[in-house]
Context: one part of a larger RNA
RNA sequence: GAUUGAACGCUGGCGGCAUGCCUAACACAUGCAAGUCGAACGGCAGCGCGGGGAGCUUGCUCCCUGGCGGCGAGUGGCGGACGGGUGAGUAAUGCAUGGGAAUCUGCCUCGUAGUGGGGGAUAACCCGGGGAAACCCGGACUAAUACCGCAUACGCUCUACGGAGGAAAGUGGGGGAUCUUCGGACCUCACGCUAUGAGAUGAGCCCAUGUCCGAUUAGCUUGUUGGUGGGGUAAAGGCCUACCAAGGCGACGAUCGGUAGCUGGUCUGAGAGGAUGAUCAGCCACAUCGGGACUGAGACACGGCCCGAACUCCUACGGGAGGCAGCAGUGGGGAAUAUUGGACAAUGGGGGCAACCCUGAUCCAGCAAUGCCGCGUGUGUGAAGAAGGCCUGCGGGUUGUAAAGCACUUUCGGUCGGGAAGAGUGCCCAUAGGGUUAAUAACCGUAUGGGUUGACGUUACCGGCAGAAGAAGCACCGGCUAACUCCGUGCCAGCAGCCGCGGUAAUACGGAGGGUGCGAGCGUUAAUC
Numbered sequence: 001g002a003u004u005g006a007a008c009g010c011u012g013g014c015g016g017c018a019u020g021c022c023u024a025a026c027a028c029a030u031g032c033a034a035g036u037c038g039a040a041c042g043g044c045a046g047c048g049c050g051g052g053g054a055g056c057u058u059g060c061u062c063c064c065u066g067g068c069g070g071c072g073a074g075u076g077g078c079g080g081a082c083g084g085g086u087g088a089g090u091a092a093u094g095c096a097u098g099g100g101a102a103u104c105u106g107c108c109u110c111g112u113a114g115u116g117g118g119g120g121a122u123a124a125c126c127c128g129g130g131g132a133a134a135c136c137c138g139g140a141c142u143a144a145u146a147c148c149g150c151a152u153a154c155g156c157u158c159u160a161c162g163g164a165g166g167a168a169a170g171u172g173g174g175g176g177a178u179c180u181u182c183g184g185a186c187c188u189c190a191c192g193c194u195a196u197g198a199g200a201u202g203a204g205c206c207c208a209u210g211u212c213c214g215a216u217u218a219g220c221u222u223g224u225u226g227g228u229g230g231g232g233u234a235a236a237g238g239c240c241u242a243c244c245a246a247g248g249c250g251a252c253g254a255u256c257g258g259u260a261g262c263u264g265g266u267c268u269g270a271g272a273g274g275a276u277g278a279u280c281a282g283c284c285a286c287a288u289c290g291g292g293a294c295u296g297a298g299a300c301a302c303g304g305c306c307c308g309a310a311c312u313c314c315u316a317c318g319g320g321a322g323g324c325a326g327c328a329g330u331g332g333g334g335a336a337u338a339u340u341g342g343a344c345a346a347u348g349g350g351g352g353c354a355a356c357c358c359u360g361a362u363c364c365a366g367c368a369a370u371g372c373c374g375c376g377u378g379u380g381u382g383a384a385g386a387a388g389g390c391c392u393g394c395g396g397g398u399u400g401u402a403a404a405g406c407a408c409u410u411u412c413g414g415u416c417g418g419g420a421a422g423a424g425u426g427c428c429c430a431u432a433g434g435g436u437u438a439a440u441a442a443c444c445g446u447a448u449g450g451g452u453u454g455a456c457g458u459u460a461c462c463g464g465c466a467g468a469a470g471a472a473g474c475a476c477c478g479g480c481u482a483a484c485u486c487c488g489u490g491c492c493a494g495c496a497g498c499c500g501c502g503g504u505a506a507u508a509c510g511g512a513g514g515g516u517g518c519g520a521g522c523g524u525u526a527a528u529c
Stems, first nucleotide, its partner, number of pairs: 001529004006525005013375006019368002021333001026331003030328003035078003040075002043071002047069002049066007085286003094211007103203002108199008116150001118148002126139005156165003170191006178185002212258003219249003224246008261283004265276004288309005311322004339365001341364003347361001348359004378408004388399004412470001414465003418462002426452007434444002473518005478499003484513005494501002
C1' cells in the first nucleotide's frame, strides 16, 4: 500500500447492488418447512345441492333420504433418496485431473410385441372389549390400477443345446349401426399396464498422478499378501468363508501422532510465489450419540422404522412422547452477526388428463454505513476586508469572500392517496381450417379475436407545489509524514507504531486558535499478502 463474512470508538442525509453466528456439530418454547391423485377403490364424517316431513317468525331450525358438486378418515399409486442446512468426522473408503470394465438406472425419448381368462382375502364402516394416554385386541361384511394362480410369449433369462422358465390393469371422454340381464358389450380417442431393444440422464466400482506438519514416531501387517473351491453383490474383488503357500508395505518416509472437508475460486504480488476455501457453483460427509436393517429404480433414509445411551417432557407409576447442522425465533457462549414478515405473480420442484393443490426452494419486503458504487448537504455575487475569536513587536496580522447582504436554482428528502411502464407467460371462451376416426362427436395441436391472473407496490419512471429550506464529521499537525502558535502543567498529569517527549518559555502532555488529510464516513484493534 492492498484486502476482510470483521469488531470497537466518535459521527451519520439518500439511493442501487451485494453480504450478515467465523464462537457451543450447545440446549431448544411456538408456528410453518412434503405432499398430491375421486380420471385406481369401497365409501360418506363435515360443507353445498336435490327430494320428503315437522315446527312455523314465510325463510330459518330440526329429522329422514339421494353420493349430484365435492370430500374428512381409510385401501391403493407416485413423491417423502430431490430441494434446503451444517463442516463434526475424514490426510484418503475423500477431492482434482486423466483413463478403464465387471454393472444398475423410476419418471423421459424412439422402436417391437402384447394387454386373454379366473380366484381368495383385507382396511374403512358396524358390533364388542382392554388402556390414564399412546394405542391395542376380537367378531362379522366389502372394493380395487392392492394380492395370487392359469393361459400365451419374443430379437428376454438359464442351458447339459435336447430343452426349461417367466407378464399384464384398468380408468376416463365421445359415439352411428348391431346385441343387451338396460349395468353394458362393441367402435374410437386419451391416460395407463406388461415384456423387451436402443438412447438420454443419474448412480455404483477399479487404476494412475497430485493433495498439510512432525523422525524428539522406524519398523508395520495374520484376512495380513497371493492361489484354489464355495458363498455373496446390480457388478470386479479377501467383500466373506474353508484349505494351501508365506507373503505384502517401508528413508521416493510405511506405521504412529497432530491439524484439516476437497475443488472451481478468493486475497495479495510485476511475476514466481505466499495466504485462504464466507457468499455462488461441483463433489464428499453428517443429521442428539452409537449400531442395524426394512421398503424401494434409488437410502442403510434430516422433518421414516428398530435397538442401546445421554438429555427433556407427559403419566392414573403400569407405561408413553421427542430430536431446528430447514425458515423465523428463544436461552446460552461470544468482541460480534438480522424479522416468530408477504406471496406462490415469476423461475424451478412434487402430485394430477387437467383445473388446481403443496412448496420458509425461490421471488420479494424488513433490520444493519458490514462492504462496493453513485448522489446530496447549495450556486453566483459580495471588502465597510464588519463584529467576535486567536496572535501581536500594539503599527497590525489571521480566521476571510468566509459570514451578513443581494440575485438565483430545487437534485435528494417532503407533499399532492396526481399520472404510469416492464416483469404475463399461462388459463378460459368463441370462430376457422389441420391431424385422428366409421364420424361433421370427443381429443390433440395451429391461427385470429375476446376475457382474466402481480407478492413486491403508496414499484421504477414522469409531472405539479413550497422553500436554502431537512443533511458534516473524524483523525492528525517533533522526525519518519502533509500540516504551528498561545495558554495550562512542571520527570507530575500524561503521550507513544519506532526514535523518543514531560524535571518552569513543551510546535511531542491537556485546552484554544489556526492548519493538513480523508469525507458519510474517519480512526483504532485483529488478520493475510

Small-subunit ribosomal RNA, 5' domain from a Gammaproteobacteria bacterium, 529 nucleotides, folded computationally. The prediction has a mean pLDDT of 84. Taxonomically the source falls in Gammaproteobacteria (Bacteria, Pseudomonadati, Pseudomonadota).